Annotation:
RNAcentral holds the sequence, with entries from ENA, Greengenes and SILVA. The RNA shown here (small-subunit ribosomal RNA) has 1473 nucleotides and comes from an uncultured delta proteobacterium. Rfam family: Bacterial small subunit ribosomal RNA.
RNA sequence: AGAGUUUGAUCCUGGCUCAGAACGAACGCUGGCGGUAUGCUUAACACAUGCAAGUCGAACGAGAAAGCCUCUUCGGAGGUGAGUAGAGUGGCGAACGGGUGAGUAACACGUAGAUAACUUACCUUUAGGUCUGGAAUAACUAACCGAAAGGAGAGCUAAUACCGGAUAAUAUUUUAGAGCGAGUGCUUUAAAUUUGAAAGAUUUAUUGCCUAGAGAUAGGUCUGCGGGGCAUUAGCUUGUUGGUGAGGUAACUGCUCACCAAGGCAACGAUGUCUAGCGGGUUUGAGAGGACGACCCGCCACACUGGAACUGAGACACGGUCCAGACUUCUACGGAAGGCAGCAGUGGGGAAUCUUGCGCAAUGGGCGAAAGCCUGACGCAGCAAUACCGCGUGGAUGAAGAAGGCCCUUGGGUCGUAAAAUCCUUUUAUAGAAGAUGAUAAUGACAGUAUUCUAUGAAUAAGCACCGGCUAACUCCGUGCCAGCAGCCGCGGUAAUACGGAGGGUGCGAGCGUUGUUCGGAUUUACUGGGCGUAAAGAGCUUGUAGGCGGUUAUGUAAGCGAGAGGUGAAAUCCCAUAGCUUAACUAUGGAAUUGCUUUUUGAACUGCAUAACUAGAGGGAAUCAGAGGUAAGCGGAAUUCUUGGUGGAGAGGUGAAAUUCAUAGAUAUCAAGAGGAACACCGGUGGCGAAGGCAGCUUACUGGGGUUUUCCUGACGCUGAGAAGCGAAAGCGUGGGUAGCAAACAGGAUUAGAUACCCUGGUAGUCCACGCAGUAAACGAUGAGCACCAGCUGUUUGUCUUUAGAUAAGUGGCGCAGUUAACACGAUGAGUGCUCCGCCUGGGAAGUACGGUCGCAAGACUAAAACUCAAAGGAAUUGACGGGGACCCGCACAAGCGGUGGAGUAUGUGGUUUAAUUCGAUGCAACGCGAAAAACCUUACCUGGACUUGACAUCCCCUGACCGGCUUAGAAAUAAGUUUUUCCCUUCGGGGACAGGGUGACAGGUGCUGCAUGGCUGUCGUCAGCUCGUGUUGUGAAAUGUUGGGUUAAGUCUCCUAACGAGCGCAACCCCUAUUCUUAGUUGCUAACAGGUAAUGCUGAGAACUUAAAGAAGACUGCCGGUGUUAAGCCGCGGAGGAGGGUAGGGAUGACGUCAAGUCCGCAUGGCCCUUAUGUCCGGGGCUACACACGUACUACAAUGGCAACUACAAAAGGUUACAAUAUCGCGAGAUGGAGUCAAUCCCCAAAGGUUGUCUCAGUUCGGAUCGUAGUCUGCAACUCGACUACGUGAAGCUGGAAUCGCUAGUAAUCGUGGAUCAGCAUGCCACGGUGAAUACGUUCCCGGGUCUUGUACACACCGCCCAUCACACCAUGGAAGUUGAUAUUAACGGAAGACGUUGAGCCAACUGUAAAGAGGCAGAUAGCCAAGUAGAUAUCAAUGACUGGGGUGAAGUCGUAACAAGGUAACCGUA
Repeated sequence: AGAGUUUGAUCCUGGCUCAGAACGAACGCUGGCGGUAUGCUUAACACAUGCAAGUCGAACGAGAAAGCCUCUUCGGAGGUGAGUAGAGUGGCGAACGGGUGAGUAACACGUAGAUAACUUACCUUUAGGUCUGGAAUAACUAACCGAAAGGAGAGCUAAUACCGGAUAAUAUUUUAGAGCGAGUGCUUUAAAUUUGAAAGAUUUAUUGCCUAGAGAUAGGUCUGCGGGGCAUUAGCUUGUUGGUGAGGUAACUGCUCACCAAGGCAACGAUGUCUAGCGGGUUUGAGAGGACGACCCGCCACACUGGAACUGAGACACGGUCCAGACUUCUACGGAAGGCAGCAGUGGGGAAUCUUGCGCAAUGGGCGAAAGCCUGACGCAGCAAUACCGCGUGGAUGAAGAAGGCCCUUGGGUCGUAAAAUCCUUUUAUAGAAGAUGAUAAUGACAGUAUUCUAUGAAUAAGCACCGGCUAACUCCGUGCCAGCAGCCGCGGUAAUACGGAGGGUGCGAGCGUUGUUCGGAUUUACUGGGCGUAAAGAGCUUGUAGGCGGUUAUGUAAGCGAGAGGUGAAAUCCCAUAGCUUAACUAUGGAAUUGCUUUUUGAACUGCAUAACUAGAGGGAAUCAGAGGUAAGCGGAAUUCUUGGUGGAGAGGUGAAAUUCAUAGAUAUCAAGAGGAACACCGGUGGCGAAGGCAGCUUACUGGGGUUUUCCUGACGCUGAGAAGCGAAAGCGUGGGUAGCAAACAGGAUUAGAUACCCUGGUAGUCCACGCAGUAAACGAUGAGCACCAGCUGUUUGUCUUUAGAUAAGUGGCGCAGUUAACACGAUGAGUGCUCCGCCUGGGAAGUACGGUCGCAAGACUAAAACUCAAAGGAAUUGACGGGGACCCGCACAAGCGGUGGAGUAUGUGGUUUAAUUCGAUGCAACGCGAAAAACCUUACCUGGACUUGACAUCCCCUGACCGGCUUAGAAAUAAGUUUUUCCCUUCGGGGACAGGGUGACAGGUGCUGCAUGGCUGUCGUCAGCUCGUGUUGUGAAAUGUUGGGUUAAGUCUCCUAACGAGCGCAACCCCUAUUCUUAGUUGCUAACAGGUAAUGCUGAGAACUUAAAGAAGACUGCCGGUGUUAAGCCGCGGAGGAGGGUAGGGAUGACGUCAAGUCCGCAUGGCCCUUAUGUCCGGGGCUACACACGUACUACAAUGGCAACUACAAAAGGUUACAAUAUCGCGAGAUGGAGUCAAUCCCCAAAGGUUGUCUCAGUUCGGAUCGUAGUCUGCAACUCGACUACGUGAAGCUGGAAUCGCUAGUAAUCGUGGAUCAGCAUGCCACGGUGAAUACGUUCCCGGGUCUUGUACACACCGCCCAUCACACCAUGGAAGUUGAUAUUAACGGAAGACGUUGAGCCAACUGUAAAGAGGCAGAUAGCCAAGUAGAUAUCAAUGACUGGGGUGAAGUCGUAACAAGGUAACCGUA
């Protein structure tokens, strides 16, 4: 410090997720030791048992027992125990210490102050005092009541318990002074007045007690400031706010009361409601912040729940009292008792949190003069890896790189110096011995602990998670969208580094992971430190209140601000330094820090405040200008419609085409007249005006705003603007009018699968007017208002100045620099640079919805969530693809032609069906006469049956032997049995080799699966002109440029221009064939001239001219001329010359980057999987040839441009020895016999259409030949299933073919025959060859395909795309709902325990007075008002639940349509009905 995730890729916006740290944690697996900490976060739920607050005999009276000793009459007595135990009176303490966090949003806490408005036991200190009397009472005694708890009366007694009197003050009140203070006042002196103290004990040292003052300590009270959520809580308050008087308190105060006044609080958030103990701090963070408030420290609150007081210095009291309530326990049923949120512990709750331990030795506390007692505070120990820290589980050597595991390309690699083995050590462990500090004298729970020494012996001690990316770490096996994983992205559908296991590796290590929570990363609430044109976000607009901000100059002030100083900011913590435990954690000492608050001194630039001035902002006056600015009234013409009349006579209207509709009762058309409503052509313009909405014929009246020019006046009067108020299109609502046209709803006609639409014919609200309401729009420049500054160029509107040009001001447009922006773009009319103020945003959906509230007649508007769900949603731009977008261009693409297919019969392939099997593959173009250039057996992969199991085939090993061949038998054959013949080659004689038979196991074998694991090959777009790269440049980037543009071409062919310059693969050319010529050589080919010869023929001599075969050359390049074009490239709608050939001369070969998971595992090769007496191998037979039917491709035809018969002419290119085969003979023929010649320019095979003549004469024929019968031929082991051919006979359909569709642009189509491969035999198929030989192309509108540029896009699996809504089903959360239940609060009542104050007190009473009666004083009792629980209503809020119901969300393959994205096929969208 960042990373992953939206996309084909990019940049941005934006959310989600991860890596870090932390924890009072929990869970899983594992677990050696020690130190130091920590340990009910949940039920402030209920608690058994024990302990947690007592102490003092030096305040007081009283005072045992057991035991022991002595005596004894054996009943007991005495001593001791002992003035002990226990209890009581009295004093002090119990208000501390310890626990918990329920309540509390508060002066509770924090901080800084105030107390001149107060208190403070014990302690310290100062001054003084401590005199004199009295009356009781508990304990105790003896009786009583009660189950108990306890209680009542009688009698005795003491005190530092209680009471009277004296004395004393700075106490009270009054008077008179003095000093001080900011102040209501404080301090103090004198006099008078009224009250008003004491206690003793003892060891004689002391100590206690009382009064007054001071201090210390500890508190009470008050104040400023600070720290939660919700406005879907906006008004709250009657002791309320203040005053006077009284009461009350330690003390101020409405604290309480009476009276008077009517105030007080609140948008700077009152009141209400929800949540919460607060702080020091902890944690995180760079910090600012955020979250938290366990342990430790400070404060507060509470003590079963609620209320109350008493005592006391202090409490409204955790282990006190009283009352009420709930709960629990005891009970003799009459009554009693209790309060662990003290320490342990129990139950319960919960994911979860310890021992019913030891000790007062230390520290501290209470009491005591002290000894001492008490102390679950505390010190220790126990349990728990809960956390932090430290240590260990061994060290060295050790390669045969052991065994074993795993992987493997079978070579090896790895675990791995790891182990074993050898040597060594002993932290820890076990055993034994010694043995502290803590207490510098006594006293040690911890503890025989820490620690030290000795012995034993590597001995007792390693796991957990992860290994697809983020993120360090990889392979094998299993599984097969299953099982499972997952923090996010995502893995898994047969080769999973992602699941499970293993090996290996990585990380951490007595721990490791997971889960939860917090902060961080997140600048993702932005103070530091964000945004709002299009991503979420500017209110529809204006006026204006509060508030915020504010021009120039001067003086003063000192609130803000700056500087210095004082106080405080507890300790602990954090940080730094040092020190103590062996180190560390931990602890100690010192420092720094504590960013704050407060007091004070000082400064005066800036802000504020006060005063005085100014004119540049703002406003006003005067002059003038433009304008659809607004309101009202009046007027006008064109057009539509309607009415009347005339003319006229059959249609009109409407549409893609129609129909509904109108019309002989006269429409449409046309002329004239009239009626009525609405809107204002031309001018008219990115022209004008207005704040926005918006505003348009003309005239008038009233009226708002703005600009310009010049001067005058006021003197900051300004800007913005939460609330608030006003305006605000269309649709809509109310009332009343009006209604020509248009036109929701509605009706009809069409379209359509449907058509509740688009189109057409009608048509009502409405549109118009008046007055109200409503308050929303994609109310948009998707851009809030104001001010200042920051290059230019060019239109236009309106002023002013100069009047040529132009300048200047205010608007309104287009470009554009700087700058900004994610980009697009903006760019003085800013989205630039700054300032001020307001509004708004914080992932998508749910949702602008629900609930609540306000407004509205309603429709609805404004305000405005959550549960749940997803990992995206989105912006801009890029490259493609696509479009029922555009432009240009090409192609037998259309058009123009010629001939076909589709109809018939047959052949062949396919589908389907059938079958035991009809083997398999190929399936739009680009499968279907395709793989197959030959299925009778074989082929053959299929079926049936019969056989074999190391195998039909390969290699290795062992044994034996030749093998082969012939014959016989069984069998369908494979095969089996037998028989016969035969004795391989080399040799170093050991043996080896080939072959055959047998055996063993490694293995063979598979046309079994996967072409979606692959190689190779092929098809296709397409012989289309494209596809790319390097460098440079542009852009943040994907990318672009080049390759676009103007021309041109068959062509990205060439050229010009050009931030591009070059290059590569394609194009073209180079290669082959054909067309012309030349050269060479002249046989098997040729024969012109010469000679010879034949019936005839290059037959012979001869020739090398010609033809030809095959080698090599030449030739054509837009080269020349003309025109045109930009002077170029190029072109000439066949320009010309020349030429065999003219514009790539014609063919062929040649197929760029890529696309289709195209085809092929059955050509071959090959990974993986599968079979192994079978999915392998062999054999016989069958099948691949089936047949209702459908389709493709062909052949033959339908005839006279023909058939038949006879005669007759001319090729090319191939092939031939298991072959081609001549002459000859036989057969009607297929063919047979026979075999000259030929391994080929030598021999074999050699045309048909055509030509000539004859015949047929338009018919199912002398067309056509299917089908069938008979007889044959050939091949072959074998023609039944299932070959080809021949002869004779038979003579089917068919008379030119519907919708539709195919090929072809010249030696082409069409037509005619010939050959070859395969092959024993078997082409109408395929591949070649030549013969004859046309027609047409105006042209590019349309169909199809393709190319380039451009445009839109929500597509990128790329339109066979994407995607919306209803319905049906399942699940989830949620709203409404007749109600029901509960909680809380408020209010008006009833009620009224205990209690204190007040009143009363007839009853009762020791202290004082009094001779007495009695009094003073007091007590019990009673009681008004106050008041807790409780009672039954009302209201409000919240929560739970509810038949039914509403919408929402989610869910691989449901239904119906196709709304959106392209002009999405009716452009889309917003508001409204």